[in-house]
RNA sequence: AUGAACCUUCGGGGCAGGGUGAAAUUCCCGACCGGCGGUGAAACUGCAUGUUCUGUUCAGAUGGGACACGAUUUGCGGUUGAGCCCGCGACUCCGCGCAUCGGCUUUGCGUGGACUGACUUGGUGAAAAUCCAAGGCCGACGGUAUAGUCCGGAUGGGAGAAGGUAAAC
Repeated sequence: AUGAACCUUCGGGGCAGGGUGAAAUUCCCGACCGGCGGUGAAACUGCAUGUUCUGUUCAGAUGGGACACGAUUUGCGGUUGAGCCCGCGACUCCGCGCAUCGGCUUUGCGUGGACUGACUUGGUGAAAAUCCAAGGCCGACGGUAUAGUCCGGAUGGGAGAAGGUAAAC
């Protein structure tokens, strides 16, 4: 330096107001929301640093010194930063193994696979699907008057985030 072990905590938001109807947060008008990691000529900011405009002042006779505000350079950090760009998770489906069982089913755990939504235009520029502006678009399954937003599986799972233990290999 790199890899590996164990533990703890954390780890998803959202229909205001109205219309129709016997009934709709499900339809219609309208409103609202955006998991994790990456990328991200961006924004803001701390410290140090060089240059410089202006002003004040010191020194003193012409070359300067000091300080303040502003602008800017470089270095090292910090915070924020894409729903629709890349990858991942979740949901759903299938296979295999193990456990459960007398056996089957079921269920649980592990593992492999399938599936896995949605963007354009204008501006700036050397360069933008990320910046700025505008207009669009997308959102598992079961339930129910047709649901991204309600209820449910789910006090679950989870990409991962933070911290700790040990200090042996």